[in-house]
RNA sequence: GUCCCCCAAGGUGAUGAGGCCCACCUGAACCGCCCACCCGAGGCUGAUGGCUUCUACCUAUGA
Numbered sequence: 001g002u003c004c005c006c007c008a009a010g011g012u013g014a015u016g017a018g019g020c021c022c023a024c025c026u027g028a029a030c031c032g033c034c035c036a037c038c039c040g041a042g043g044c045u046g047a048u049g050g051c052u053u054c055u056a057c058c059u060a061u062g063a
Stems, first nucleotide, its partner, number of pairs: 009026005016054006032044003035040001
């Protein structure tokens, strides 16, 4: 100096926030799907990784 492992701390899990749980990463983890792909102001779902609460959006009904 390089590589590997462990610890600490931190980060991440397609659209916001809180709590709990789970998984993953250590410079990566992660960055949805379909058609077209020469050209697109092409099409679609979802606010969770999971559970739950709130907010936004959508639909229906009542006041």
Predicted 3D model of a 63-nucleotide RNA (Fluoride riboswitch aptamer (crcB RNA motif)) from a Thermoplasmata archaeon. Of the family's consensus pairs, 100% are formed in the model.